The RNA shown here (c-di-GMP-I riboswitch aptamer) has 88 nucleotides and comes from Anaerolineaceae bacterium UBA5211.
Taxonomically the source falls in Anaerolineaceae (Bacteria, Chloroflexota, Anaerolineae, Anaerolineales).
């Protein structure tokens, strides 16, 4: 110090589903949970997704439909950063 995750050993994180709280919503938090994950630690940078409150814009009697991120998602993909335990 480079690759790798076969075999151990302690542990990590956690999907959906129910609970209970926020939130326009997407979805986030707390509890549960075992679908998975060696980066499923960190990070919205770049691509991709998901929602449309607000605003614009169109229709109206009224109800409504469009656009569009400043809202999210790292357990979609890549890039940065940091890293336990073992092999080699």
């Nucleotide at each position: 110090g480079u690759u790798c995750g076969a075999c151990a050993a302690g542990g990590g994180c956690u999907a959906a589903c129910c609970c209970a709280g926020u939130g326009a919503a997407a979805a986030c938090u707390g509890g549960c949970g075992g679908c998975g994950c060696a980066a499923a630690g960190c990070u919205a940078u770049g691509g991709g997704u998901c929602u449309a409150a607000a605003a614009c814009u169109c229709a109206c009697g009224a109800g409504g439909a469009g656009u569009u991120a400043u809202g999210a998602c790292u357990g979609c993909c890549a890039g940065g950063c940091u890293u336990c335990c073992g092999a080699a």